The prediction has a mean pLDDT of 77. The RNA shown here (Bacterial RNase P class A) has 387 nucleotides and comes from an Actinomycetes bacterium. The model forms 91% of the base pairs in the Rfam consensus.
[in-house]
């Protein structure tokens, strides 16, 4: 210098003017409420998708089991998780690094097409016994065919084999040697796999020795094993409560001497009651909180100290505009190069024009995933050059 891999961070800044929402403290209008001065705070790294886990709230619930759902190497972290950290094994990469993960030797099922056979089978083939044909030329080939030529086997049936060919995504452990009529874990060595023992490790697992010989794939098929899981969700839930309807008491008129009672009002007025609609308040902003420092731990993370208070809307605020600076792109100027042109390249600078992403809280928190103009920083790896 080039190429790559992993991780962290930013995601415009300052000022003027005009606006918006919350809170505090004043002022004005008699008050509800509205307006207003000042102070202060006011979106994100993903606020997003709503995929996973929790907090919180209500409902249900003695305990156990079944059913159902989820997770799935091991150990740890955490409030919890399908997240994170460390490790193990397998695969990919020269490497940094990346990707994957219970059980197929409990049982059942499935494995398209092709193929003999997809878990037990034999199409071609190899080998043996017997029969028949065959050097008087069979079978087969050459040839459209006959003639002719080639020249030693061919064929039927029975049996053995699973090496080789062929099919397939996948073919019954692999390679080599021995062995055999031909073959075959039939035997042997090594490798893979399985089981046992010993040693190491908390464990996944690793190493060594021995053994009998061999076993296909799929569990996002049923299933088995281990662990976890009650349901609904802030439109949860709580409080206050107009109007209308309902219930009660009193007031009015008639009857009547009076009281009770009864009747009347096309059902008035006053007060009270519970449930509760509209509506309002709350839940709702001090929290698994943030910044810095120290300690423990490989790490995720934990513990301690000091400091800080940091949106809370509800037709839903967090904006608009101007100036300067910073960033990016293009053009011109400028500089350098040569093959000299409407060429190529360029650190800084000047002028002009343009651009500036993804996206926006709505109960809160921890994750994951996805989107993103432009930019910064660091670790590591490979190649090349120079000293």
């Nucleotide at each position: 210098g080039g190429a790559g891999u992993c991780g962290g961070c930013c995601g415009g800044g300052c000022g003027g003017c005009c606006g918006c929402g919350g809170c505090g403290c004043g002022g004005g209008c008699c008050a509800a409420g509205c307006c207003u001065a000042c102070g202060u705070c006011g979106a994100g790294g993903a606020a997003a998708g709503u995929c996973c886990g929790g907090a919180c709230u209500c409902c249900a619930c003695a305990g156990g089991g079944c059913a159902g759902g989820g997770u799935g190497c091991u150990g740890g972290g955490u409030a919890a998780c399908g997240c994170c950290c460390a490790g193990g094994c397998g695969g990919g990469g020269u490497g940094a690094c990346c990707c994957g993960c219970g059980g197929a030797a409990a049982g059942u099922g499935c494995c398209a097409c092709a193929g003999a056979a997809a878990c037990a089978g034999a199409c071609c083939g190899c080998c043996g016994a017997c029969g028949c044909c065959g050097c008087a030329g069979a079978c087969g080939g050459c040839u459209c065919g006959c003639c002719g030529c080639c020249g030693a086997g061919g064929u039927g049936c029975c049996g053995g084999c699973a090496a080789g060919g062929g099919u397939g995504a996948a073919a019954c452990g692999g390679u080599g040697a021995g062995g055999u009529a031909a073959g075959a874990g039939c035997u042997c060595a090594c490798c893979a796999g399985c089981g046992g023992c010993c040693g190491g490790g908390u464990g996944a697992c690793c190493g060594g020795c021995c053994g009998g010989c061999u076993c296909g794939g799929c569990a996002a098929a049923c299933c088995c094993c281990a662990c976890c899981c009650g349901g609904a969700g802030c439109a949860a839930g709580g409080c206050c409560a107009a109007g209308c309807a309902g219930g009660g008491a009193g007031c009015g008129g008639g009857u009547g001497g009076c009281c009770c009672g009864c009747c009347c009002g096309a059902u008035g007025c006053u007060c009270c009651c519970g449930g509760g609609u509209a509506g309002g308040c709350u839940g709702c902003a001090c929290g698994a909180g943030g910044a810095c420092c120290g300690c423990g731990g490989c790490g995720a993370c934990g513990c301690g100290g000091u400091c800080c208070c940091c949106a809370g809307a509800g037709g839903g605020a967090u904006g608009g505009u101007c100036g300067c600076c910073a960033c990016c792109c293009g053009g011109c100027g400028c500089c350098g190069g040569c093959u000299c042109g409407a060429c190529c390249g360029g650190a800084u600078c000047g002028c002009c024009g343009g651009g500036a992403a993804c996206a926006g809280a709505a109960u809160c928190c921890g994750g994951c995933u996805u989107a993103c103009a432009g930019g910064c920083c660091g670790g590591c790896c490979c190649c090349u050059c120079c000293a």
The source organism's lineage runs through Bacteria, Bacillati, Actinomycetota and Actinomycetes. Rfam family: Bacterial RNase P class A. Rfam classes the family as a ribozyme. It is recorded under the gene name rnpB.